[in-house]
A computed fold for a 73-nucleotide RNA from a Minisyncoccota bacterium, annotated as transfer RNA.
Its Rfam family is "tRNA". From the family's description: Transfer RNA (tRNA) molecules are approximately 80 nucleotides in length.
The same sequence occurs in records of 2 taxa.
The sequence is in RNAcentral, with records from ENA.
Lineage of the source: Bacteria > Bacillati > Minisyncoccota.
The coordinates come from a structure-prediction model, not an experiment, and the mean pLDDT is 81.
This record gives sequence, C1' cells and structure tokens, in this order.
RNA sequence: GCCAACGUAGCUCAGUCGGUAGAGCGCAUCCAUGGUAAGGAUGAGGUCCGCGGUUCAAUCCCGCGCGUUGGCU
Repeated sequence: GCCAACGUAGCUCAGUCGGUAGAGCGCAUCCAUGGUAAGGAUGAGGUCCGCGGUUCAAUCCCGCGCGUUGGCU
C1' cells in the first nucleotide's frame, strides 16, 4: 500500500434481510439465613463508533472517515 471481517449496556455477545433494542455476567435494592456463600424477586444502566445519503421511518441499506483484528504484498 491492497483486501476482508468486526464496532450495540461496565464486560462478553445476540438482534430484526428497515418500524425508536435484548441475554448472560457484573451493579443496586429487597426476600431468605443466627450469619456468610449459594439461591429467588425487582430495578437502574445504551445519542447501537462518527458524518453524509436513501426512506414516511435507519442499529439494520449505500458512501466516506475513525478504530480493532486478520490476510496479502
């Protein structure tokens, strides 16, 4: 320099081939126990990397960037 994949909650990741988003772990509160661990319930937490474009509507489609990883030279 070229190519590809990926970027979504604190972390690891789903997600719908367009209709304003979920799980596990973690965190908070409560239940429970003589107490702790384990367990149960509830809850908080996300401008879905950025900017444009298409569309009535974009996390999703298209373009350009940025970042990470891998491959080639």